Model confidence (mean pLDDT): 77 of 100. This is a predicted complex of two RNAs, RNase P RNA and transfer RNA, with 410 nucleotides together. Rfam match: Bacterial RNase P class A.
[in-house]
RNA sequence: UGGGCGGACCUGACGAUCGCCGGGGAAGCGAUUCCUCGGAGGAAAGUCCGGGCUCCACAGAACAUGACGCCGGGUAACCCCCGGGAGCCGAAAGGCUACAGAAAGUGCCACAGAAAAUAUACCGCCUGAUUUCAGGCAAGGGUGAAAUGGUGGGGUAAGGGCCCACCGCGAUUCUGGUAACAGGAUUGGCAGGGAAAACCUCGUCAGGAGCAAGACCAAGCAGCAGGUGGGUUGUUCGUCCGAUACCUGCGGGUAGGUCGCUAGAACGUAACGGUAACGUUGCGUGUAGAUAGAUGAUCGUCCCCGACAGAACCCGGCUUACGGUCCGCCCUUUCA
RNA sequence: GGGCCUAUAGCUCAGUUGGUUAGAGCAUCGGACUCAUAAUCCGUGGGUCGAAGGUUCAAGUCCUUCUGGGCCCA
Repeated sequence: UGGGCGGACCUGACGAUCGCCGGGGAAGCGAUUCCUCGGAGGAAAGUCCGGGCUCCACAGAACAUGACGCCGGGUAACCCCCGGGAGCCGAAAGGCUACAGAAAGUGCCACAGAAAAUAUACCGCCUGAUUUCAGGCAAGGGUGAAAUGGUGGGGUAAGGGCCCACCGCGAUUCUGGUAACAGGAUUGGCAGGGAAAACCUCGUCAGGAGCAAGACCAAGCAGCAGGUGGGUUGUUCGUCCGAUACCUGCGGGUAGGUCGCUAGAACGUAACGGUAACGUUGCGUGUAGAUAGAUGAUCGUCCCCGACAGAACCCGGCUUACGGUCCGCCCUUUCA
Repeated sequence: GGGCCUAUAGCUCAGUUGGUUAGAGCAUCGGACUCAUAAUCCGUGGGUCGAAGGUUCAAGUCCUUCUGGGCCCA
């Protein structure tokens, strides 16, 4: 210098003027005016997960349905995070994993092929009879994505776990580890392929809806028809409420205001505990809240000339889009 | 803002518990019939199944993430 891997941080800076939204204060009967303070993001996005909050009386039970699935921990919770194990990828730094069960059951595996899991032999090999048959075999060939353990040796008519060694697999057991798992010993000649992102089984979790939830005030109107249960998309039971009730459809009225609304699992920092995620304690900070929806425009100076992109109840994650700075690490023949 | 559905030829749609050339109707194009046009008959072409990745021997179909379009709620 080039290529790659991991992590942290930032999201043009400063000043002036004019505007917009909100809080506080002052003046004014009021409309309004003045002063002062604050005013988007790392993803505010997708709405993919999880929770808070609100309503359904409580949020109850069973089934259905759905999601998840190595082990241990963290957390309010998680399809999240941390640590570990196993497998895979990479030359390495490092990265990825829907990673339970196919010897519980049902079903599937097109074409080709003898045979696709029940069983079996196309070419072939061997023996006997000798063109055609009978018996033995599955080493080799062929088909296929996949063919009934692999390599080597012995043995055999030819062969075959038929026998042996090593590897793989299963069972039992010992040691280490909280565990997943790892290592060892003994034993079985091998149970018999793939697929569960097919149905399913096992285990864990989940009641439903969502701030346009929901509560209150004000204004206004006209009821009619059908149904009998209803308790927020399934079924049943329990329980609660209820005929001045509830549901559906048509019609009529309104198109206003207040709350919910932002102090919260908040942020920063230090110490302690922990490998870490994270937790505990102390100190400090005050940090948007609109309802047609505010954060903009102009000018000046400087630089490397500025990407993706704009809150709408609030948080924790994930995913996706995207510009830059810094730090650490790796490099099989990049170059010097 | 919140909740949900959908995407297959130019248009409207099929596509079976994943299976080996992805079809149908209309439309286009060519031919026949007709004096000519329409209708009718015969034939042809046209698809990266919205995009990317994954599972699988194999994906339009199963899973994940994006993109476009549409519907409902005060």